The RNA shown here has 62 nucleotides.
RNA sequence: GGACAUGUACGAUCUUCUAGCAUGUACAGGAAAACUGUACGUGCUGGAAGGUCGUGCAUGUC
Repeated sequence: GGACAUGUACGAUCUUCUAGCAUGUACAGGAAAACUGUACGUGCUGGAAGGUCGUGCAUGUC
């Protein structure tokens, strides 16, 4: 000086779960409007876990 492995930190990206807010659709309650509840979808923000890649550091092996 190089290669590989492990650990760790940071960054990028993907997946899953979860919390809040906004909004749409359907159904139910309601005489109706308002409103409320349930289910599903969308957008934004936050949190957790995991995968991949890159970089730094440490250790080990060659």